[in-house]
RNA sequence: GUCUGAUAAGAGCAAACCAUCCGAAAGGAUGGGACGCAAAGCCACGGCCUAAGUCCGGGGUGACCGGAUAAGGUGGUUGGGUUGCCGGG
Numbered sequence: 001g002u003c004u005g006a007u008a009a010g011a012g013c014a015a016a017c018c019a020u021c022c023g024a025a026a027g028g029a030u031g032g033g034a035c036g037c038a039a040a041g042c043c044a045c046g047g048c049c050u051a052a053g054u055c056c057g058g059g060g061u062g063a064c065c066g067g068a069u070a071a072g073g074u075g076g077u078u079g080g081g082u083u084g085c086c087g088g089g
Stems, first nucleotide, its partner, number of pairs: 002089004012037002017032006035076001041082003045079002047074003053069006
C1' cells in the first nucleotide's frame, strides 16, 4: 500500500418504543432505552421522502379541489465521494 472481518482486546454508535420540545409536513433535538452496526464516522452529487410558500388548472371565482415545484428533509433505504481504530492475509 492492498485485500479481509474467523478469533481477541480497548473503545464507539444506538433501531423500535416512551417523555418533553421544534416543524405545515417529511422529519429533527434532548433524555430514557438497546434491535442491531467494522465505517450505524463525515459530505445531500444521484436516488428517495415531504409540499408550507410559489406557479398552473378547476371552482359561485368563495370555501375548497387537482397537478408541478426544495429554498425543507433523509447516510440505520441505496449508489457515489472522503477519512479512519484493532486483528488477520